[in-house]
């Protein structure tokens, strides 16, 4: 830096997702090393055990032990000697003896001395240090000032002193209460405890005077008052005194601490009011100090939208992570402050506490008890337990750092310094290097040929980091102390201070760091991914199953997404997930968005406060700029150097932002004073107006009343009925009454802030705009909250109701219709007064300035230039596009309101308004990858325009009624093989099932096989006849000799293999069918759009055609179309045989014959039709229309021919073909049966139902195409099918009888002489074989059937209709299929409907594309939530009760050692006791707030295949949507009234 995810596609708006860094972290695997760090985040929950704070005998009495003294006892050593041992003969070792020696050990004695030790008295420390973040939104932390409003122990200087007396009391001792803790009485004793008295200031307290200050205060003099101490310890002495530590007083410092202030740092307005010592003043108390801090009076202040007050959360800050950066999160470790020590409260002491390891109280809780009573507080270091996803050793020293005590040695020190655990981090090393191709062997894939693992191993060769083992070995140590010296200052002199030199002698960590030697490559790789994002791909298994998933998604039998495996990426002692912050995210937009449709402009004014302002000239100096100075602890970042081998780490120097203070500048802004006229208003002449408000008039029309006329209807609808009408409607006249709206003019005209406002008079009132340019003189714009106005419908009172109409009621539609039509019909609509306050209150466009091309239409004004409204096309510029464009959504300031995925939800709660409906304000929890918006291409529309087509119409025959043929479903069966299923299955695959075919079934045999290669063995053998058993098949047994002998033939045998109409048409090729012979699909290049895409292909004509002409930002090209094939329809030529015969000869039956090439035919080649001529139309075009020749005329006729592609269409059973599946069987043979069953239903046909007909007789005219296991003539036989015979044909030669149709005749409308099904009998013919199951042929039998519901099909000319023929398959079997010709119509006005197609359009919420898309209810599962009758628990206050220790005040028949007096005693003074006031916890009480449960209730959300309709999107089928009222299972309907999206 970006990337995936919404669409069929595309731009955009918006979310969700990734990648990245980062952590006190957890989790799974996995684990070599060593340096620096770090290590209960949870339950400020509970703690068992040791330790963290104690020291000082140089204050001070007392106790104790030692030694010192006596007595006894005598150890080891020394030294003298010296049996004797060992031998290197001079050198070691040596019992034993003597003297010395004086440990240990008992025993006494003695309280002088020494040294040591301690319980209490005293002192100082204990307030540091250590640990936690509950609490606290605060002057609590930061940062910067103030203290003239203050304190400070120890420490440092300086200045002064340190006189003189008393009384006591712990220990101790006795005696005593109690279990214990712990007292009690009585006796004694000490001080550097304690108390007196003296001095004594520049202290302090009055009081004056000077000076100084705005004051409060302060300096400097004077007078006056008041107030200190330990004659103390220690060493030294020449005994005078010194010298030191202590102690008082006062000055300064220094540190430390207290109090105030300015500024800054969080969330809710669904917390808007809050405050009574509250705000302030006076007098007093209280403190170190100022103050409502306290307390009497006094006055009513104080805060607060710039957010007071509550709630909720939170320790602040140096810094930490992240980021480009500004900003966002965080507040471990280390530093600073704060706060707390089990929960509250309290003081005492002290220089400092209201005190973590002090006290008193009260509450919970533990534990000890003898039941009376006591003891305790790890958020200190270790430990335990509980909680937890989770956090270490009951470790070693005080060596060093720093602390307290001491004159000091020294002592204490879980501070600290270190070590143990742990990948928790971060940082460095290793787990070998080199050489090595047969590219080794194993895996793994494979097209079988090789590719990879791969220089990888393996082998040579070398190195020794780690690591083993042994050896040296640190730095951190400096001091203090002491020992011996020395120098300095005072001192008479010693001791002693400083300072100094040399030695002694102190390390927990540790024998570690390091070095050094030696040895082996040996002891040391794992994790995660591998479908896109995102590096990196195959195989098997699995089959929407198991499973992955960060998001988009994968998995239904060929998964690069699961699971393994093999290879590959990546990182590396780690890799990955999970959680949690930033980043990306311009996705809260200061830097840096938006707001016409996407979320998003308030329904509209007016205006407070607030933000912003016109020209000008002076003067400030708040904001701005400039510079310097203070501060901004260390530590951290950065930059630049050093030290640990490097590096993390650690050092050392430099810099960083903010406050503030002093100078300066003085253009902006801000501010004070002045001026101006353009902004803004004013006066004044004139204009348009449905501008508001009230009184009054007016004619059409509706109904409805009365009176006539009149007479069966009227109304109403697609169609009807309800309804009114004979008791006279409707119509139609004349008159009355009411109520309501005001037609024509009426104009994208006008007025108004918006809502809205429409007859006409009058009155009363408001805004505008133009003309002049006299008058003030920035008086301005915009506006949080407030006021005020607001369609329609509703509410309330009281009136009024002609006419329409929510509700309702009844008629229809309809499966149903609570709708839509229709008749009727209340509330409302109207009018007064008075709520409500919403709409799609929209230009879906805030207001205000200013500025930026033109055309034009319109309204006011003005003579005109020109102002001002209101449209409409358009340039730049603008926007995602759509469009906007002086009426901007453009440029650019001002000011305000809004939005930040969707859906829940404009819902809950809470607040407020309201008479209710309801309005305002307005959430989570959950769920989800999306929702939107322009466009843009297709489908679609019960949208539109145009245009074709047997589509419809017009006609002609059918189908559907019957019987039968045939398919099919469906049912049956042992099987009734399989397939094909709207049009595109259904007499279709089947151009022909009795066996066979057959794939089915039931039986019976084979298993290298019925077929195919290969290998080994054998062989005179195989087929074929024959017998014999059997249903065959097949076995056996004789015959029989073909091929082969290279064994290629055959028989056996063994494994590769054969083999399957088993599966997948949704793997598939190959082939078809349908849209469709529809006129259509495309593409290069260019233009055009940000793109997807347009453009061309679109418009005008015109055609059968995208056929062709104009015209066009396109110009050209391809597939298709049409031509070129082929058939037929004329002629020509050339060719005549089996075919023809005109003219000639011959002949008759007969083109038979001889000849002919003229006709007809046959076949080959050409010709001809091409809108070419003619005229009219049309644009001088293309073309159309006529018309002329012409056999044919506009594509002559008719065939082949199927564009891009839709249908996962159809076929795995033509065939081929992947994968799966069987292999003594899903394969192969046989025999019989089925495929042919038959209640029903469906398609396609056939023959008919009759006289355009049947029968009977006579008699005429074809093409085509087939024939050798073949057609088959003549001629016999037979009613006949046939049969016998066998001429002629491998065919223009032989072989077939066309029929209808034409003439005769006969039946006469009937179940017939129609019709011919069924059944019975003989019968033929094919064939191994007609029983299931063959066709035909005689005789008899004679069934439905009198023309077909509702629906439906085919055809437009040689067509339909209608008559025969022949072919294929085939032994035999056609009403089917394809072909062939005979005879031969009718109708077409036309495109409005129905279908189906092609083009534009257009509207879309569809794109699997309307067989689409969706919406509610109902009824199950499940999730979270609101209400809820009660309940449970907490929070902060408030009122009164009790009232603990403490504190403060009073008080007097109590106790009392120093002082004082007037001394058996009393005073001060202290104790303790009562009273009062305060006062923690506790009770009681009534509300407030939060939170949990919770019968039941509500709606929400969600969930492959439940129910009910079908609300919307297309004119969605009744155009939709907004408010608002009624009503309805449901979606929804219906009135008003608005919007157009």
């Nucleotide at each position: 830096a970006g990337a995936g995810u919404u669409u069929g596609a595309u731009c955009c708006u918006g979310g969700c997702u990734c990648a990245g860094g980062a952590u006190g972290a957890a989790c799974g695997c996995u684990g070599g090393c060593g340096g620096c760090a770090u290590g209960c985040c949870u339950a400020a929950g509970a703690c068992a055990u040791g330790c963290a704070a104690g020291u000082c005998g140089u204050a001070c009495g007392a106790a104790g032990u030692a030694c010192c003294c006596c007595a006894a006892a005598g150890a080891a050593g020394u030294u003298u000697u010296g049996a004797g041992u060992g031998c290197u003969u001079g050198c070691a070792c040596a019992a034993g003896a003597g003297a010395c020696g004086g440990a240990c050990u008992u025993g006494g004695a003695u309280c002088a001395g020494u040294a040591c030790u301690u319980a209490g008295u005293g002192g100082c420390a204990g307030a540091c240090g250590g640990g936690u973040g509950a609490g606290u939104a605060a002057c609590a932390c930061g940062u910067g000032g103030g203290u003239a409003a203050u304190c400070u122990a120890c420490c440092u200087c300086g200045a002064a002193g340190a006189c003189u007396g008393g009384g006591a009391u712990a220990a101790c001792a006795a005696u005593u209460a109690g279990a214990a803790a712990u007292g009690g009485u009585u006796g004694c004793u000490a001080a550097u405890a304690c108390c007196g008295g003296a001095u004594a200031a520049u202290u302090c307290g009055u009081a004056a005077u000077c000076g100084g200050a705005a004051a409060a205060c302060u300096g400097a003099u004077u007078a006056u008052g008041c107030u200190a101490a330990a004659a103390g310890g220690a060493g030294c002495u020449u005994c005078g005194g010194c010298u030191u530590c202590a102690c008082u007083u006062c000055g300064a410092g220094a540190u430390g601490a207290g109090c105030u202030u300015g500024c800054g740092g969080u969330g809710u307005a669904u917390u808007a009011g809050c405050u009574a010592g509250u705000u302030g003043g006076u007098g007093g108390g209280g403190c170190a100090a100022u103050g409502g801090c306290c307390u009497a009076c006094c006055a009513a202040g104080g805060c607060a939208a710039c957010g007071a007050u509550g709630c909720a959360u939170a320790g602040c800050c140096g810094a930490a992570c992240u980021g480009a950066g500004a900003g966002g999160u965080u507040g471990a470790u280390c530093g600073g402050c704060c706060a707390c020590a089990u929960u509250g409260g309290g003081a005492c002491u002290g220089a400092g506490a209201c005190a973590c390891g002090g006290c008193c109280c009260a509450g919970a809780c533990u534990c000890c008890u003898a039941c009376g009573g006591g003891a305790g507080a790890c958020a200190g270091c270790a430990g335990u337990u509980a909680g937890g996803a989770a956090u270490a050793u009951u470790c070693g020293u005080c060596a060093a750092u720093g602390g307290g005590g001491g004159a000091a040695a020294c002592c204490c020190u879980g501070a600290a310094c270190g070590a143990g655990c742990a990948a928790u981090g971060c940082c460095g090393c290793g787990u070998g290097a080199g050489u090595g191709a047969u590219g080794a062997a194993g895996g793994u894939c494979u097209u079988u040929g090789g590719a990879u693992u791969g220089u990888a191993a393996a082998a040579c060769u070398c190195u020794g980091u780690u690591g083993u083992a042994u050896g040296g070995a640190a730095a951190a140590a400096a001091c203090g102390a002491u020992u011996a010296g020395g120098u300095u200052a005072g001192g008479a002199a010693a001791u002693g201070a400083a300072c100094u030199u040399a030695g002694u002698g102190u390390g927990a960590u540790g024998g570690u760091a390091c070095c050094a030697u030696a040895c082996c490559a040996g002891a040391a790789a794992g994790c995660c991914c591998c479908g896109g994002c995102u590096a990196a791909c195959u195989a098997c298994g699995u089959g929407c199953c198991a499973g992955c998933a960060g998001c988009c998604g994968c998995g239904g039998u060929a998964a690069u997404a699961c699971g393994u495996a093999g290879g590959g990426g990546g990182c590396g002692a780690g890799c990955g997930u999970u959680a949690u912050c930033c980043g990306g995210a311009u996705u809260u937009a200061u830097u840096g968005g938006g707001c016409g449709u996407a979320a998003a402009g308030a329904g509209u004014u007016c205006g407070u406060a607030g933000g912003c302002g016109g020209u000008u000239u002076g003067g400030u100096a708040a904001g701005u700029c400039u510079a310097a100075g203070a501060u901004u602890u260390a530590a951290g970042g950065c930059u630049g150097g050093a030290g640990c081998u490097c590096a993390a780490c650690u050092c050392c120097a430099g810099u960083u932002u903010g406050u503030u203070u002093u100078a300066g500048a003085a253009a902006c802004u801000g501010u004070c004073a002045g001026a101006c006229u353009u902004g803004a208003g004013u006066g004044u002449g004139g204009u348009a107006g449905a501008g508001g408000c009230a009184a009054g008039u007016g004619g059409a029309a509706u109904u409805u009343c009365u009176a006539g006329u009149g007479u069966a209807g009227c109304g109403g609808u697609u169609a009807a009925a309800u309804g009114c009408g004979u008791a006279g409607a409707u119509a139609u006249u004349a008159g009355a009454a009411g109520g309501a709206a005001c037609a024509c003019c009426a104009g994208u005209g006008g007025c108004g802030a918006a809502g809205g406002c429409g007859a006409c008079u009058u009155g009363c009132u408001g805004g505008g705009c133009u003309g002049u340019u006299a008058c003030u003189g920035a008086c301005g714009c915009u506006g949080a909250g407030a006021c005020a106005c607001g369609a329609a419908a509703g509410c309330g009172u009281g009136g009024g109701g002609a006419g329409c109409a929510a509700a309702u009621a009844g008629g229809a539609u309809u499966a149903g219709a609570u709708a839509c039509c229709c008749u009727a019909g209340u509330a409302g609509u109207c009018c007064a007064c008075g709520c409500c306050g919403u709409a799609a209150a929209c230009g879906a466009u805030g207001a205000g300035u200013a500025c930026u091309a033109a055309g034009u239409g319109u309204c006011g004004g003005g003579a005109a230039a020109c102002c001002g409204g209101u449209g409409c096309u358009g340039a730049a510029g603008u926007u995602a596009a759509c469009a906007c464009a002086u009426u901007a959504a453009g440029u650019a300031c001002u000011c305000c309101a809004c939005c930040u995925g969707a859906g829940u939800a404009g819902u809950a709660c809470g607040g407020u308004c309201g008479c209710a409906a309801g309005g305002c304000u307005g959430a989570a929890a959950c769920u989800u990858a999306a929702a939107g918006g322009a466009a843009u291409u297709g489908a679609c529309g019960g949208g539109c325009a145009c245009c074709c087509g047997c589509a419809c119409a017009a006609g002609c025959g059918g189908u559907g009624g019957a019987g039968c043929a045939u398919g099919c479903u469906g049912u049956u069966u042992a099987a009734u093989u399989c397939g094909a299923a709207g049009a595109u299955a259904c007499g279709c695959g089947a151009a022909g099932a009795a066996c066979c075919u057959u794939a089915c079934c039931u039986a019976g045999a084979c298993u290298u096989g019925a077929c195919a290669u290969c290998c080994c063995c054998g062989g005179c053998a195989a087929a074929g006849c024959u017998a014999u058993g059997g249903a065959a098949a097949c076995a056996u047994a004789g015959u029989g000799g073909a091929g082969g002998u290279u064994a290629c033939c055959c028989g056996g045998g063994u494994g590769a293999c054969a083999g399957g109409u088993g599966g997948u048409g949704c793997a598939u090729g190959g082939u078809u069918g349908u849209c469709g012979u529809c006129a259509g699909c495309u593409c290069g290049u260019g233009u055009c759009g940000u793109g997807a895409g347009a453009u061309g292909u679109u418009c005008g004509g015109u055609u059968a055609a995208g056929u062709c002409c104009g015209a066009u930002a396109a110009c050209g090209a391809g597939c298709g179309c049409a031509a070129c094939c082929c058939u037929u329809a004329u002629c020509a030529u050339c060719a005549g045989u089996u075919a023809c015969u005109a003219a000639c000869a011959u002949g008759u039956a007969a083109g038979a014959u001889g000849a002919g090439g003229a006709c007809u035919c046959u076949g080959a080649u050409g010709a001809g039709a091409c809108u070419g001529c003619c005229g009219g139309u049309g644009a001088u075009a293309a073309a159309c229309c006529g018309g002329a020749g012409g056999a044919a005329g506009g594509u002559g006729g008719g065939g082949a021919u199927g564009a891009c592609g839709u249908c996962a269409a159809a076929u795995c059973a033509u065939c081929a073909u992947g994968c799966c599946c069987c292999u003594u069987a899903c394969g192969u043979c046989u025999a019989g049966g089925g495929c042919a069953a038959c209640a029903g239903g469906c398609g396609u046909g056939c023959u008919a139902c009759a006289a355009u007909g049947g029968c009977u007789g006579a008699c005429a005219c074809a093409a085509a195409g087939a024939g050798a296991a073949g057609c088959a003539a003549u001629c016999c036989a037979g009613u006949g099918a046939u049969g016998g015979u066998g001429a002629g044909c491998a065919a223009a030669u032989c072989u077939a009888u066309a029929a209808a149709a034409u003439c005769a005749g006969u039946c006469u409308c009937a179940g017939u002489u129609c019709g011919g099904a069924u059944c019975g009998g003989a019968g033929u013919c094919u064939g191994c074989a007609a029983c299931u199951c063959g066709a035909c042929u005689c005789c008899g039998u004679g069934a439905a059937g009198c023309u077909g519901g509702a629906a439906u099909c085919g055809c437009u000319a040689g067509u339909a209709a209608u008559c025969c023929u022949g072919a294929a398959u085939c032994a035999g079997a056609a009403u089917g299929u394809c072909a062939g010709g005979g005879u031969g119509a009718a109708u077409a006005c036309g495109u409005u409907c129905c279908c189906g197609g092609g083009u534009g359009u257009u509207g879309u919420a569809c794109a699997c594309a309307c067989c689409g898309c969706c919406c509610g209810u109902c009824a199950c599962g499940c999730u979270a939530u609101g209400a809820g009758a009660a309940u449970c628990u907490g929070u902060a206050a408030u009122a009164c009760c009790c009232g603990a220790a403490g504190u403060u005040g009073g008080u007097a028949g109590c106790c009392u050692a120093a002082c004082c007096u007037u001394u058996u005693a009393g005073g001060a003074g202290g104790g303790g006791g009562c009273c009062a006031a305060u006062g923690a916890a506790g009770g009681u009480a009534g509300g407030a707030c939060a939170g949990g449960u919770a019968a039941u209730u509500g709606g929400a959300g969600u969930g492959a295949a439940g129910u009910c309709g079908u609300a919307a999107c297309a004119a969605g089928g009744u155009a939709u949507c907004c408010c608002u009222a009624c009503g309805g299972g449901a979606a929804c309907g219906u009135g008003g009234g608005g919007a157009u999206g």
A computed fold for a 1541-nucleotide RNA from a bacterium, annotated as small-subunit ribosomal RNA. The sequence is in RNAcentral, with records from SILVA. The coordinates come from a structure-prediction model, not an experiment, and the mean pLDDT is 81.